[in-house]
Molecule: transfer RNA
Organism: Polarella glacialis
RNA sequence: GGCCCCGUGGUCUAAUGGAUAAGGCAUCGGCCUGUGGAGCCAGGGAUUGCAGGUUCGCGUCCUGCCGGGGUCA
Repeated sequence: GGCCCCGUGGUCUAAUGGAUAAGGCAUCGGCCUGUGGAGCCAGGGAUUGCAGGUUCGCGUCCUGCCGGGGUCA
């Protein structure tokens, strides 16, 4: 350098082009406990990598960048 795949809360994943972007773990608060853990209840946290395009409508399709991985030379 060519080609392929991936990028979504702190983290791991989901979401058929139809919309309030869902869930686990973690975290914050409460209950419980001698303390902690476990358990139970409740809350916050996402401009879906960036910029354009297509569309009535995009996390999803297209293009270019950025980042990561694989492969060929």